[in-house]
Context: one part of a larger RNA
RNA sequence: GGAUAAACGCUGGCGGCAUGCCUAAUACAUGCAAGUCGAACGAUCUCGAAUCUUCGGAUUCAAUGAGAUAGUGGCGAACGGGUGAGUAACACGUAAGAAACCUGCCCAUCAGACGAGGAUAACCAUUGGAAACGAUGGCUAAUACUGGAUAGUAUAUUUUACCGCAUGGUGAAAUAUUUAAAGGAGCUUUACAGCUUCACUGACGGAUGGUCUUGCGCUGUAUUAGCUAGUUGGUAGGGUAACGGCCUACCAAGGCGACGAUACAUAGCUGGUCUGAGAGGACGAACAGCCACACUGGGACUGAGACACGGCCCAGACUCCUACGGGAGGCAGCAGUAGGGAAUUUUCGGCAAUGGGCGAAAGCCUGACCGAGCAAUGCCGCGUGAAUGAUGAAGGCCUUCGGGUCGUAAAAUUCUGUUGUUAAGGAAGAACACGCAGUCUAGGAAAUGAGAUUGCGCUGACGGUACUUAACCAGAAAGCUCCGGCUAACUACGUGCCAGCAGCCGCGGUAAUACGUAGGGAGCGAGCGUUAUCC
Repeated sequence: GGAUAAACGCUGGCGGCAUGCCUAAUACAUGCAAGUCGAACGAUCUCGAAUCUUCGGAUUCAAUGAGAUAGUGGCGAACGGGUGAGUAACACGUAAGAAACCUGCCCAUCAGACGAGGAUAACCAUUGGAAACGAUGGCUAAUACUGGAUAGUAUAUUUUACCGCAUGGUGAAAUAUUUAAAGGAGCUUUACAGCUUCACUGACGGAUGGUCUUGCGCUGUAUUAGCUAGUUGGUAGGGUAACGGCCUACCAAGGCGACGAUACAUAGCUGGUCUGAGAGGACGAACAGCCACACUGGGACUGAGACACGGCCCAGACUCCUACGGGAGGCAGCAGUAGGGAAUUUUCGGCAAUGGGCGAAAGCCUGACCGAGCAAUGCCGCGUGAAUGAUGAAGGCCUUCGGGUCGUAAAAUUCUGUUGUUAAGGAAGAACACGCAGUCUAGGAAAUGAGAUUGCGCUGACGGUACUUAACCAGAAAGCUCCGGCUAACUACGUGCCAGCAGCCGCGGUAAUACGUAGGGAGCGAGCGUUAUCC
């Protein structure tokens, strides 16, 4: 000199864009942060008209209409969001490999969707408990569940063709075990039935996402020199999506290490950031990728995917409720509280946009996100006026008493209106989806439907914001540090080794440019200085 997620002191006009618990991975009041589907299913309730009415209600009818919901069921909840405790490791980065692997939703192709059954929640009744939550009996449905048929796949055996990179890989044929939702909505038809679409099943591929293995790279200490028994390898078996001591039994005695094993300490890694001419050094906030964690420790279940932040079980610590028998909880999600600390914000608005979940869709949900609020925390931009103006006014300070300086500075005159105040107008961000009216394409007996496209309509939290225009007033807007040398900038007074200053050298003991004040000056400027840290 540069830099910072900074803090502190003095000061403080505005805007844009960013950033904002670095400490206690401490404890958390309260609200919200993951739901959705009635076009899977049974059921319940509400809404209409007429009649009667004691005004409480009851009965009947129609479209089998509209809406709402607890439950069964499906998908999602494994994403998104937070934090960096642990981890020195194939965790991460990079380059390869999987002939040792999985992949819901999505895309393409082929084939299919036949025929049965038994339950159960909701509900009703009885009943236990303070509650949380249950128990028993009875009824019922499904795209819930369980068999059967068919096909292919997979596994095992046999035969065979081709290929390779060692184990091997790919394809064909023959024998034994395993699927489906017959569903929903719509349209056509006298009907049987057919069609469209959304779901469903099997196979083969793709895409996406994941898993595993390996080479190299990746902090300090040798005042850590030896470490290791599932340890190293083999055989067999189990387990896994899959290879493997991953696990088990048996056998052998190996394996690592001064090219630093092991131990201890520290630490999430990277793209990158800061600095530097570079080499290098330091760091890893915000943004992006990966990993790990979710009160602490352990475990599995469900599922395509978790050993699962707002799921379950067990143990522990802590907090809360209790009728003392027993129960409930987990902000390292967004706000917010207490505590710690030098120190870090609102218990805000909206789903309008982007993205995500569900749904045929309308739509619902979304503290992701988009915005607003607070903070000079940072970067950038603007302003606090401009021109003229000498009697060099008054006043301050200095003085050799002549004067010098603050100083064109002020006053005064003439302007301007950035910003500000008031008023008027007023956005872009909106494209979709959807509705209405058309057109075209493929298929079909036709219709519904599917795809493409045109026009119109509807949708804005921010926000009456940005911006534009008009009017008005120089009016409302400057400080901080320094002036001995390094280092730009000097005099007077006070003090008298005192009070004090100080980054280093050093200054102060009666003429202090170094302390304090004043005048003047220098630097930066809505900031300035100090402290801390890095280069």